Predicted 3D model of a 119-nucleotide RNA (Glycine riboswitch aptamer) from Oceanicella sp. SM1341. The organism belongs to Oceanicella, within Bacteria.
RNA sequence: CCCCCGGCUUCGGGAGAGCGUACGGAUGAGGGCGGCCCGGCUCGACGGGUGCCCGGCCCCGUGCCGCCGAAGGAGCAACCGCCCCGGAAUCUCUCAGGCAAAGGGACCGGAGCCGGGUG
Numbered sequence: 001c002c003c004c005c006g007g008c009u010u011c012g013g014g015a016g017a018g019c020g021u022a023c024g025g026a027u028g029a030g031g032g033c034g035g036c037c038c039g040g041c042u043c044g045a046c047g048g049g050u051g052c053c054c055g056g057c058c059c060c061g062u063g064c065c066g067c068c069g070a071a072g073g074a075g076c077a078a079c080c081g082c083c084c085c086g087g088a089a090u091c092u093c094u095c096a097g098g099c100a101a102a103g104g105g106a107c108c109g110g111a112g113c114c115g116g117g118u119g
Base pairs, nucleotide, nucleotide: 002119003117004116005115006114007113008112009111010110011109012108013107018065020064021063022062023061024060025059030054031053032052033051035050036049037048038047039046066099067098068097072095073093074092075091079087080086081085
């Protein structure tokens, strides 16, 4: 130096499943009463201030139902080691996590770095 194994960083790719529902909160695109006060020329058009009511999307919390499986976690073999027993996954389970976008994401590829190797 090449190759092999493990780890870290960075870039790219990366699936599945309800933008579920109820209540409360926060925000407020809009809307109603054109209510009250002031200006205006007595009224009115108009302008300003203010009050009450309704209020979607997004966000937060709590609960309920349905679902996913590729962070993590857990379980298992007729296989391997083998006295007991221990050891796995993209399998299984869903505690956790997730079900518009974003983010995350097992795993794959590129680049760099660190450690190790009986080649």
The coordinates come from a structure-prediction model, not an experiment, and the mean pLDDT is 76.